[in-house]
């Protein structure tokens, strides 16, 4: 140093607020919060005689895509086997942004203003509480072995 196996570690945030109510962290008002790859006109640095260009970082909840939930489909193992657990694969669902500004160029930079957030439970309708979950995970990084 590319794939491939296999292993270790890591891998998600947020109301002791106001107002009604018998009863709301769930309704009203008012806060808060933003998983992971990419892409990128943002910043920093260091390189290059200077422009220019290069490199190292690093920048999007609302752009591409992917995971969590939940459905389906074959299938493959276990078992106390006409059922019931478990693992992997594959398919399906599955949110949300304008306007101004700079500027050759803005879906990502300034600035306002908006919008969104699985299921299951609950004294009352939940992105924020409980739960399933010490689970699972996109995927990060680390070490070893082999190879040239």
């Nucleotide at each position: 140093u590319a794939a491939c196996c296999a292993c270790u570690u890591c891998g998600g945030g947020g109301u002791g607020g106001g107002g009604u109510g018998a009863a709301a962290u769930u309704c009203c008002c008012a806060g808060c919060c933003g998983g992971c790859g990419g892409u990128g006109a943002u910043g920093a640095a260091g390189c290059u005689c200077u422009u220019u260009g290069c490199u190292u970082u690093u920048u999007a909840g609302u752009c591409c895509g992917c995971g969590a939930c939940c459905c389906g489909c074959a299938g493959a193992g276990g078992c106390u086997c006409u059922g019931u657990c478990u693992c992997g694969g594959c398919g399906g669902u599955g949110g949300a942004c304008u306007c101004g500004g700079u500027g050759a160029a803005a879906a990502u930079c300034c600035g306002a203003g908006a919008c969104c957030g699985a299921c299951a439970g609950u004294g009352a309708u939940a992105g924020u509480c409980u739960g399933g979950a010490u689970g699972g995970g996109a995927g990060a990084a680390g070490a070893a072995a082999a190879g040239c």
Description:
Predicted 3D model of a 148-nucleotide RNA (FMN riboswitch aptamer (RFN element)) from Salibacterium qingdaonense. The sequence was found by an Rfam model in a public genome assembly. Of the family's consensus pairs, 100% are formed in the model. Rfam family: FMN riboswitch aptamer (RFN element). Rfam describes the family as follows. The RFN element is a highly conserved domain that is found frequently in the 5'-untranslated regions of prokaryotic mRNAs that encode for flavin mononucleotide (FMN) biosynthesis and transport proteins.